[in-house]
RNA sequence: CGAGUUGGUGGCUAGGGUUCCGGCGCUUCCGUAGGGAGCGUGACUGGUCCGAGAGCUGCCACCGGUUGGGGGAGAAAUCCCACCGGGUGCACGGCGGGAUAAAAGCCCGGGAGAC
Numbered sequence: 001c002g003a004g005u006u007g008g009u010g011g012c013u014a015g016g017g018u019u020c021c022g023g024c025g026c027u028u029c030c031g032u033a034g035g036g037a038g039c040g041u042g043a044c045u046g047g048u049c050c051g052a053g054a055g056c057u058g059c060c061a062c063c064g065g066u067u068g069g070g071g072g073a074g075a076a077a078u079c080c081c082a083c084c085g086g087g088u089g090c091a092c093g094g095c096g097g098g099a100u101a102a103a104a105g106c107c108c109g110g111g112a113g114a115c
Base pairs, nucleotide, nucleotide: 007060008059009058010057011056012055015050016049020047021046022044023041024040025039026038027037028036029035030034061088062087063086065084067082068081069080070079090110092113096108097107098106
């Protein structure tokens, strides 16, 4: 200086808004209590929902190792199979834009930039 790999996915959480449910307020109808309908409200705790490259966890894939077996004329080796066990590093990060009902640590993006 150059090339390759450092992966995929499920569940959950931080977080997120307000389509639906619920809560609350107002209006209106039925007319006991309460219930129906409409509008508004997420600086309404919540349920549904969205949700992490740099969060947690499981599974898979990949890369090694011991041992045992197979195979080999043969003590070996390349190779194949199985159990068990190990590894999969590091990671500061805007503005702005996009999708969805809307927003976000989602996507642009391990981007721009910084070290």
Molecule: Guanidine-I riboswitch aptamer
Organism: Rhizobium sp.